About this RNA: A computed fold for a 521-nucleotide part of an RNA from Pontibacter sp. SGAir0037, annotated as small-subunit ribosomal RNA, 5' domain.
Context: one part of a larger RNA
RNA sequence: GGAUGAACGCUAGCGGCAGGCCUAAUACAUGCAAGUCGAACGAGUCCAGGGGCUUCGGUUCCUGGGUUAGUGGCGCACGGGUGCGUAACGCGUAUGCAACCUGCCUUCCAUAGGGGGAUAGCCCACCGAAAGGUGGAUUAAUACCGCAUAAGACAGCGGGGUGGCAUCACCCUGCUGUUAAAGCUGAGGCGAUGGAAGAUGGGCAUGCGUGCCAUUAGCUAGUUGGCGGUGUAACGGACCACCAAGGCGACGAUGGCUAGGGGUUCUGAGAGGAUGGUCCCCCACACUGGUACUGAGACACGGACCAGACUCCUACGGGAGGCAGCAGUAGGGAAUAUUGGGCAAUGGCCGCGAGGCUGACCCAGCCAUGCCGCGUGCAGGAAGAAGGCCUUCUGGGUUGUAAACUGCUUUUACACGGGAAGAAAACGCCCCUGCGGGGGUAACUGACGGUACCGUGUGAAUAAGCACCGGCUAACUCCGUGCCAGCAGCCGCGGUAAUACGGAGGGUGCAAGCGUUGUCC
Numbered sequence: 001g002g003a004u005g006a007a008c009g010c011u012a013g014c015g016g017c018a019g020g021c022c023u024a025a026u027a028c029a030u031g032c033a034a035g036u037c038g039a040a041c042g043a044g045u046c047c048a049g050g051g052g053c054u055u056c057g058g059u060u061c062c063u064g065g066g067u068u069a070g071u072g073g074c075g076c077a078c079g080g081g082u083g084c085g086u087a088a089c090g091c092g093u094a095u096g097c098a099a100c101c102u103g104c105c106u107u108c109c110a111u112a113g114g115g116g117g118a119u120a121g122c123c124c125a126c127c128g129a130a131a132g133g134u135g136g137a138u139u140a141a142u143a144c145c146g147c148a149u150a151a152g153a154c155a156g157c158g159g160g161g162u163g164g165c166a167u168c169a170c171c172c173u174g175c176u177g178u179u180a181a182a183g184c185u186g187a188g189g190c191g192a193u194g195g196a197a198g199a200u201g202g203g204c205a206u207g208c209g210u211g212c213c214a215u216u217a218g219c220u221a222g223u224u225g226g227c228g229g230u231g232u233a234a235c236g237g238a239c240c241a242c243c244a245a246g247g248c249g250a251c252g253a254u255g256g257c258u259a260g261g262g263g264u265u266c267u268g269a270g271a272g273g274a275u276g277g278u279c280c281c282c283c284a285c286a287c288u289g290g291u292a293c294u295g296a297g298a299c300a301c302g303g304a305c306c307a308g309a310c311u312c313c314u315a316c317g318g319g320a321g322g323c324a325g326c327a328g329u330a331g332g333g334a335a336u337a338u339u340g341g342g343c344a345a346u347g348g349c350c351g352c353g354a355g356g357c358u359g360a361c362c363c364a365g366c367c368a369u370g371c372c373g374c375g376u377g378c379a380g381g382a383a384g385a386a387g388g389c390c391u392u393c394u395g396g397g398u399u400g401u402a403a404a405c406u407g408c409u410u411u412u413a414c415a416c417g418g419g420a421a422g423a424a425a426a427c428g429c430c431c432c433u434g435c436g437g438g439g440g441u442a443a444c445u446g447a448c449g450g451u452a453c454c455g456u457g458u459g460a461a462u463a464a465g466c467a468c469c470g471g472c473u474a475a476c477u478c479c480g481u482g483c484c485a486g487c488a489g490c491c492g493c494g495g496u497a498a499u500a501c502g503g504a505g506g507g508u509g510c511a512a513g514c515g516u517u518g519u520c521c
Base pairs, nucleotide, nucleotide: 001521002520003519004518006517007516008515009514010513013374014373015372016371017370018369019367020366021332026330027329028328030327031326032325035074036073037072040071041070043068044067045066046065047064048063049062050061051060052059053058081285082284083283090210091209092208093207094206095205096204097203100202101201105198106197107196108195109194110193111192113147115145116144123136124135125134126133127132153178154177155176156175157174158173159172160171161170162169163168183190184189211257212256213255218248219247220246223245224244225243226242228240229239230238260282261281262280263279265274266273267272287308288307289306290305291304310321311320312319313318338364340363341362342361346360347358348357349356350355377408378407379406380405387399388398389397390396391395413458414457415456416455417454418453422448428441429440430439431438432437465510466509467508468507469506470491471490472489476505477504478503479502480501486493487492
């Protein structure tokens, strides 16, 4: 000098864009953050219309619409947070899988025949303070279970061909065996099953790279390898039985300490050094530790179970909870924001759709935290005014064209008026199309926000500070003080004329900031 997620002191007019718990992965009151589908299903309830009965109170049936506790489907594995752990195939890069999986989506092939038994809910009874639970009766399905059908799927036994990378892989083909399905509908559609491919997303393995300490030198028993198995989507001591005695290490094993990694960011001419906040990718974690279940996918932040610590409720028998989601609270700290608005846009989930949900997101609020931009006026004006300060004191110098005064401008401010873009789709209707889809058409929809922006009017009107002035280092005098009070980054100032302390006048530098401190180069 540059940089900063900064803090502190003094000061402060505006806007745009960005950023904002670096500390206690401390504890959390409250609200919200993941639902949706009635075009899968039974049932309840409300409204409207109609029919029957009626003691005129109602009751029952049908139709249509709304609503939803439950069964069922999909989602909840995404999105959002944090950086505890991890020195590791975790990450980065480059490869491999002849050792693998992949819901939704796309393309293609084939299929959907016929049955059954339950169970939530509802009803009844019971237990419990509650959380919740038990028994009985009854009911539906795209829930569950048989049967049929069965191939280019799977398994076994064969035949033929092609190829390779060792185990082998791929293609054609024969026989035997095994395995499917679901309906709803506004009749347009939406779905179901088996298979082949694609796409997407993942899993595994490998080469190379990846902090400090040798004042850590030896480490290792599932250890290293083999054979056979178990397990997995899949390879593998991943696990198990048996057999062998290996394996790693000065090219740093093992141990200890520290740390999420990368794209990046800062600095530097570069080499290098430092860094990993915001944004993007990957990883890990979700009170602490462990475990699996469901599922295409989890060993699952707002799921389950067990153990532990903590907090809360309790009728003392027993229960409930997990903000490292968004706000917010306490605590810690030098220090870091609103218990805001909206789904209008983008995106996500569900739904045929209308639409619902979405603290993702889009916005607004707070903070000079940073960067950038603008303004605090411009021109003229010498009696060089008054005042201040200095002085060699009838005087002179300086503040200083500075002010007054005259003219001008109106960014900004204030008032009034106008006033956006971001939003054109989806849906509907019409047309084309075998499907998928395409074209046309009229409307609806804005949180921000009456904001940005534009115009008119008023009037210099609303707006300057901070640090420094001994040398380094741009900027000097007076007064006070008297080794005191104090200053200080280094050298050093101060003991009676201090350009170094304190004040003043003047000056220098930067400027809505200026200084100080911390950290990096």